[in-house]
Context: one part of a larger RNA
């Protein structure tokens, strides 16, 4: 120089994306504890206030050790001077400092997002991802759907729809609108052209003696032929989807309202500058000296919305965001000191 440690006036986050890193809390006792809330051994160790050592006195409760009654080292009663614990007071004493060391929670407010306790990117991601308990949808009647396997077969399962496999969405708590046109599945009927395939009959060529029967083969064929599509309906916690436009109220702005076109049906109820493109540092109000921050409230969000879940939520997080109070060398602005290494000079 560098590390590692400690300490550092007065100020206390002004440092920093960020209080990152330190520092500060830590133990028992007694008292005292909000809001909220799914009513709990929840929140809570909430927050917060105070105590705490030695001596002595006093109260109780023992230990001991004598003596008496006693079978007795039970048990009782009495006494003695050590002596234990514990409580109790305006006694005393000594330290700056009394759980004197090490160990050992800082705590509050408010919001997002997930319920929760788990799981995970061995070796940059521990989350708001998965999982979850619950909800719900679909198939599957047991030689079951469903998985492996070329079979046999073997799990499923020594179970039997309260059951077994799949596929969504995640506690509980309120609620889950409208659309079956398309796309998928599901379910009916009946008709139509039809694939291999199956085929009476024909035409050649062969067989036969040159015929005729007969067979074989080539081209042909009338007919007859299955799903699949075609139709008819069902179905959205299937896969999606979920309008324009003109006018309208006795200032002006709005538009309950009215026309009109189009669609299968026009975005319900919530919530909303949101983890939600931009426009945006969106207008108010809080907070702040001062805020592209938060938190509340409006609201066209023309790109938000219902089990790809919507809303809100006690509890719970090494999650995210922000504010406060305590602390402090993170900072203003640094110093000093031990110790280790490394270099220089001697």
């Nucleotide at each position: 120089a560098a590390g590692u440690u400690g300490u550092u006036a007065a100020g206390g986050a002004a440092c920093u994306c960020g209080g990152c890193a330190a520092a500060a809390u830590u133990a028992c006792c007694u008292c005292a504890u909000a809001a909220g809330u799914u009513u709990g051994a929840c929140g809570a160790c909430a927050a917060g206030a105070g105590g705490u050592a030695c001596c002595a006195c006093u109260u109780a409760a023992g230990a001991u050790u004598a003596a008496u009654a006693g079978a007795a080292u039970a048990u009782a009663u009495u006494a003695a001077c050590u002596u234990u614990u514990a409580a109790g007071g305006a006694g005393g004493u000594g330290u700056c400092a009394c759980a004197u060391a090490a160990u050992c929670g800082g705590g509050g407010g408010c919001c997002c997002c997930g319920a929760c306790u788990g799981u995970u990117u061995a070796c940059u991601a521990a989350a708001a991802a998965c999982a979850c308990a619950g909800a719900u949808c679909g198939c599957u009647g047991c030689a079951a759907u469903g998985a492996u396997g070329a079979a046999a077969a073997u799990c499923a399962u020594a179970g039997u729809a309260u059951a077994g496999c799949g596929g969504u969405c995640g506690a509980a708590a309120u609620u889950u609108g409208c659309c079956c046109g398309a796309u998928g599945c599901c379910a009916u009927u009946a008709a139509u052209a039809u694939a291999a395939g199956a085929a009476a009959g024909g035409u050649c060529a062969u067989u036969g003696a040159a015929a005729a029967a007969u067979g074989u083969g080539a081209c042909u064929g009338a007919u007859u032929g299955a799903a699949a599509a075609u139709c008819u309906g069902g179905u959205u916690a299937a896969u999606a989807g979920c309008g324009g436009u003109c006018u309208u109220a006795a200032c002006c702005a709005u538009g309950a309202g009215g026309a009109u076109c189009c669609u299968a049906a026009g975005g319900u109820a919530g919530c909303a500058a949101a983890a939600u493109c931009a426009g945006u540092u969106g207008g108010c109000c809080a907070u702040u000296a001062a805020a592209u921050g938060u938190g509340g409230u409006c609201c066209g969000g023309u790109a938000u919305c219902a089990a790809u879940a919507g809303u809100g939520u006690a509890a719970c997080g090494a999650u995210g965001g922000u504010c406060c109070c305590a602390c402090u060398g993170u900072c203003u602005c640094u110093a000093c000191a031990a110790c280790u290494u490394g270099c220089u000079c001697a």
Notes:
This is a predicted structure of a 346-nucleotide part of an RNA (large-subunit ribosomal RNA, domain IV) from Neocyphella psychrotropha. Its mean pLDDT, the model's own confidence on a scale to 100, is 84. Rfam family: Bacterial large subunit ribosomal RNA. Its family is annotated with ribosome and structural constituent of ribosome in the Gene Ontology. It is recorded under the gene name rnl.